[in-house]
RNAcentral holds the full RNA, with entries from ENA and SILVA. Predicted 3D model of a 508-nucleotide part of an RNA (small-subunit ribosomal RNA, 5' domain) from an uncultured bacterium.

Context: one part of a larger RNA
RNA sequence: GGAUGAACGCUGGCGGCGUGCCUAACACAUGCAAGUCGAACGGACUUAAAUUGAAACCUAGUGAAGUUUAAGUUAGUGGCGGACGGGUGAGUAACGCGUGGAUAACCUGCCGUAUGCAGGGGGAUACCAACUGGAAACAGUUGCUAAUACCGCAUAAGCGCACAGUACCGCAUGGUAUAGUGUGAAAAGAUUUAUCGGCAUACGAUGGAUCCGCGUCCGAUUAGCCAGUUGGCGGGGUAGAAGCCCACCAAAGCGACGAUCGGUAGCCGGCCUGAGAGGGCGGACGGCCACAUUGGGACUGAGACACGGCCCAAACUCCUACGGGAGGCAGCAGUGGGGAAUAUUGCACAAUGGGGGGAACCCUGAUGCAGCGACGCCGCGUGGGUGAAGGAGUACUUCGGUACGUAAAGCCCUAUCAGCAGGAAAGAAAAUGACGGUACCUGACUAAGAAGCCCCGGCUAACUACGUGCCAGCAGCCGCGGUAAUACGUAGGGGGCAAGCGUUAUCC
Numbered sequence: 001g002g003a004u005g006a007a008c009g010c011u012g013g014c015g016g017c018g019u020g021c022c023u024a025a026c027a028c029a030u031g032c033a034a035g036u037c038g039a040a041c042g043g044a045c046u047u048a049a050a051u052u053g054a055a056a057c058c059u060a061g062u063g064a065a066g067u068u069u070a071a072g073u074u075a076g077u078g079g080c081g082g083a084c085g086g087g088u089g090a091g092u093a094a095c096g097c098g099u100g101g102a103u104a105a106c107c108u109g110c111c112g113u114a115u116g117c118a119g120g121g122g123g124a125u126a127c128c129a130a131c132u133g134g135a136a137a138c139a140g141u142u143g144c145u146a147a148u149a150c151c152g153c154a155u156a157a158g159c160g161c162a163c164a165g166u167a168c169c170g171c172a173u174g175g176u177a178u179a180g181u182g183u184g185a186a187a188a189g190a191u192u193u194a195u196c197g198g199c200a201u202a203c204g205a206u207g208g209a210u211c212c213g214c215g216u217c218c219g220a221u222u223a224g225c226c227a228g229u230u231g232g233c234g235g236g237g238u239a240g241a242a243g244c245c246c247a248c249c250a251a252a253g254c255g256a257c258g259a260u261c262g263g264u265a266g267c268c269g270g271c272c273u274g275a276g277a278g279g280g281c282g283g284a285c286g287g288c289c290a291c292a293u294u295g296g297g298a299c300u301g302a303g304a305c306a307c308g309g310c311c312c313a314a315a316c317u318c319c320u321a322c323g324g325g326a327g328g329c330a331g332c333a334g335u336g337g338g339g340a341a342u343a344u345u346g347c348a349c350a351a352u353g354g355g356g357g358g359a360a361c362c363c364u365g366a367u368g369c370a371g372c373g374a375c376g377c378c379g380c381g382u383g384g385g386u387g388a389a390g391g392a393g394u395a396c397u398u399c400g401g402u403a404c405g406u407a408a409a410g411c412c413c414u415a416u417c418a419g420c421a422g423g424a425a426a427g428a429a430a431a432u433g434a435c436g437g438u439a440c441c442u443g444a445c446u447a448a449g450a451a452g453c454c455c456c457g458g459c460u461a462a463c464u465a466c467g468u469g470c471c472a473g474c475a476g477c478c479g480c481g482g483u484a485a486u487a488c489g490u491a492g493g494g495g496g497c498a499a500g501c502g503u504u505a506u507c508c
Stems, first nucleotide, its partner, number of pairs: 001508004006504005013380006019373002021338001026336003030333003035080003040077002043074009056062002087291003096216008106208002111204007119153001121151002128143006159184005165178005189196002217263003224254002229251004234246003266288004270281004293314005316327004344370001346369003352366001353364004383413004393404004417449001420443004427435001452497005457478003463492005473480002
């Protein structure tokens, strides 16, 4: 000098764009953050229409209960989605990440392409009703019922498995193609008739999984480490190779090219600095990973060992009728606490995107916006011209004057910003705008409402007076101060930067 997610002191006019718990991965009141589909299903309820029509009044009709149709709402069964999006950085020195490869060792819902298929049956169950237990959370028994829920049967190819061939190829195990025999496996309907779905197989696309080479901080005041350890055979297991797991056998394997142990740390694209080489950092944004009170476990599913799912254990908090239950903000706001320090319990789904749905639409604290903070960067303003040998005031003075100083006043202008009034967008494809009567435009209006901070001994731009008297104090280094201090304090003047200026901390 540059830089910062900064903080502190003094000061503070406006706008745009960014950015804002670095500390306690501390604990959390409250609200919201993941639902949706009635075009899968049986019910229930509401409304309307039609129809039937009890009792009563009494014949003009009123009209209980029921049936049908239509529209709507919805607890439950069922489907898809809750594995995305959002947060955090605790752990991790590791195939975690980066980079380059491999899979002849793998999976892939929704989507696309192609081929083919959808025949015929069955038994349940939630809701509901009755009953029972419980303070509650909830649970149980009996009975009824539906489905795109569940289960057989049929059919089925170039699909799976087993057996034995042929051809071609390769990278060792092997791979591909083809035909044969045996054997096994599928489906679902809805409807407004437009469509939307279902099943099988193959390919694609997308997303993932695993393995390998190389790279990836400090310490030797850590030198030896390891027993599923290292390898083999056989088996289990997985989507899949593998001590991944198991039985048996062998005794290997790693290490001064730093094993093991200890400390620290999420990694990268990038960011800061520097002429570069390098050094430092990994906040915001993007990619990957890991985690979701702590530890463990699996279930469901195409996908999780699952932040707002389940089970167990632990700590903590809450409810309780003491028998038992409920909870998890490292989602968005917000609270307490910690701290030098970090924001609103805001608006909207209008846009972009996501989930569901045929759609209308619903949901979306993702997102878009607004609010707060000079926290940062950028831009603008706080007026312009004229105006005296030069008022007043202040400071100094050799008492003559000099400086502040064209500075002010006065006169003539201008109106950026702010304020007032009027108009008024784009963002939206036909409709739909939170932002927002916002940006922007126009008009009138007044120099009015808008300047501070640090420094002035040298480094280093900028000097005098008074006070103080090694005191009070200053200080980044050298050093100032003990009676004329340009170094302390105040004043006048000056220098620098400017809505900021200084200080502190950290990095180059």
The prediction has a mean pLDDT of 84.